[in-house]
The prediction has a mean pLDDT of 82. This is a predicted structure of a 464-nucleotide part of an RNA (small-subunit ribosomal RNA, 3' major domain) from an uncultured bacterium.
Context: one part of a larger RNA
RNA sequence: UGACGGGAGCCCGCACAAGCAGCGGAGCGUGUGGUUUAAUUCGAUGAUACACGAAGAACCUUACCUGGGCUUGACAUGUAUGUAGUAGGGAUCCGAAAGGUGACCGACCCUUCGGGGAGCAUACACAGGUGCUGCAUGGCUGUCGUCAGCUCGUGCCGUGAGGUGUUGGGUUAAGUCCUACAACGAGCGCAACCCUCGUUGCCAGUUAAAUCUCUCUGGCGAGACUGCCGGCAUAUAACCGGAGGAAGGUGGGGAUGACGUCAAGUCAGCAUGGCCUUUAUGUCCAGGGCUACACACACGCCACAAUGGCCGGUACAGAGGGUUGCCAAGCCGCGAGGCGGAGCUAAUCCCCCAAAGCUGGCCCCAGUUCAGAUUGUAGGCUGCAACCCGCCUGCAUGAAGUCGGAGUUGCUAGUAACCGCAGGUCAGCAAUACUGCGGUGAAUACGUUCCCGGGCUUUGUACA
Repeated sequence: UGACGGGAGCCCGCACAAGCAGCGGAGCGUGUGGUUUAAUUCGAUGAUACACGAAGAACCUUACCUGGGCUUGACAUGUAUGUAGUAGGGAUCCGAAAGGUGACCGACCCUUCGGGGAGCAUACACAGGUGCUGCAUGGCUGUCGUCAGCUCGUGCCGUGAGGUGUUGGGUUAAGUCCUACAACGAGCGCAACCCUCGUUGCCAGUUAAAUCUCUCUGGCGAGACUGCCGGCAUAUAACCGGAGGAAGGUGGGGAUGACGUCAAGUCAGCAUGGCCUUUAUGUCCAGGGCUACACACACGCCACAAUGGCCGGUACAGAGGGUUGCCAAGCCGCGAGGCGGAGCUAAUCCCCCAAAGCUGGCCCCAGUUCAGAUUGUAGGCUGCAACCCGCCUGCAUGAAGUCGGAGUUGCUAGUAACCGCAGGUCAGCAAUACUGCGGUGAAUACGUUCCCGGGCUUUGUACA
């Protein structure tokens, strides 16, 4: 000087407390461990792994296994030689395919007519490797933590390590600001500048509308600064209350992550040193596996019902996507869906009827008109192909489950909770996931003793 303390003081955070909804029990979905397996590819492992890489494993993907092929190779560059019935196409036969065989057809560009180029073949250099090492690395990322810190120049102090500044008194979300001070300044962080929502002016506009205004869409501006008043404080910085205002003290949200820590993560996104491999650890193909199942954990979905379930009627969004695409009207089907073909390269057409809600009726507390697992059967769709191993529909079946032990998670306001909608990936889909969007819309916070994490000062230390 740090680090640590079941030392002290001050302070903060959904950290506790106060509340609301959960998880932990059941069923199912997904991930992981374990076990099994020819293979169940690999990575991630306290917080900071476990709906994570994966924004889509039937083939492909695919890296794994079994079997069958190829060996200058699926792909690149170069050198040498050869090559006209050459490159390319390709009947037949073997085969699961890949691959092998190969009748027959059959080219291009330049040319000084010697040849050269492209292609092909052979040979050699080499290619290739999701093989190893993230403890050789770049880049990127997680975490402490959006915490308020981390440093430097000069000066001063100290033999020195180092200190001071950065500490004290106030204050703040903040090393934010004020003030005192052997310090005076500065840099990276904080804040602001950026995007968005809320108010408003102007301009423009094939959205709306008969037309104009408005709404709306887009752009450029205005507005909020503790500016005003009162109190309090030290004369400050600030704090408390109020006015006006759409908005008040950082207005809400986002983007933005200092010096560094964890030899944290990633050689499988990419790049890359070294090592290893070269008729195989490369590459092509068929089939299988990644979907196994005594079990354990994690993240979720759906329930156990009457604030409910079922049936009928009826209302109101936002944000997205669409031409190998979205698909209207109409018709067929109980339905999934099929036929059909209008419109739309989109503020124009389509996806697109939002659902909870409101309203009328039935159910009457029961393993039920709750719940929906599982299974049978009949169909639909995508796709070469749904056996392993897809989704959806009808009928039938109707399991566990009557609110969950110890323990544990999220959340402070348009938040939690409840409700639906859209998108990416994608032929299809195992999405209950993820990323967004709107609708309805709470309760509670006395307080900082305690648990967890963090900041500053101080103290002890046999630790560095």